[in-house]
This is a predicted structure of a 111-nucleotide RNA (TPP riboswitch aptamer (THI element)) from Candidatus Segetimicrobium genomatis. Model confidence (mean pLDDT): 75 of 100. It was read from a public genome assembly, where an Rfam model found it. Lineage of the source: Bacteria > Bacillati > Candidatus Sysuimicrobiota > Candidatus Sysuimicrobiales > Candidatus Segetimicrobium. It matches the Rfam family "TPP riboswitch aptamer (THI element)". Rfam describes the family as follows. Vitamin B(1) in its active form thiamin pyrophosphate (TPP) is an essential coenzyme that is synthesised by coupling of pyrimidine and thiazole moieties in bacteria. The previously detected thiamin-regulatory element, thi box was extended, resulting in a new, highly conserved RNA secondary structure, the THI element, which is widely distributed in eubacteria and also occurs in some archaea.
RNA sequence: CCAUAGCAGUGGGGGAGCUUGGGGAACCAGGCUGAGAGGACGGCUACCCUGCCGUCGACCCCGGAACCUGAUCUGGGUAAUGCCAGCGGAGGGAGCUUCGAUGCGCCGUCC
Numbered sequence: 001c002c003a004u005a006g007c008a009g010u011g012g013g014g015g016a017g018c019u020u021g022g023g024g025a026a027c028c029a030g031g032c033u034g035a036g037a038g039g040a041c042g043g044c045u046a047c048c049c050u051g052c053c054g055u056c057g058a059c060c061c062c063g064g065a066a067c068c069u070g071a072u073c074u075g076g077g078u079a080a081u082g083c084c085a086g087c088g089g090a091g092g093g094a095g096c097u098u099c100g101a102u103g104c105g106c107c108g109u110c111c
């Protein structure tokens, strides 16, 4: 000096699906997977459909996998669903710093 993992500091990225019943409150209570399935507050629009947005919070991730795309994809399975696997060393995707440690690591100097 480089690499690796870690503590700490500080910054950043991301998703919130499927389903049953009640109910009329953009509501309540369950079931499935999961780290997390919109927890709190506020706003917009709609009115037989139950959507969208903002701030905060919880959680995950900063990269061979958080997440998005391909994808109205393919195979399996399920009450159903990105539920599982493939796709996938595919494309995109958000990080730096301090400290000490480690290494048959690299370079230099001295003996």
Stems, first nucleotide, its partner, number of pairs: 001105001002103003006099001008097003011062004017032006024049001039056006067092003073086004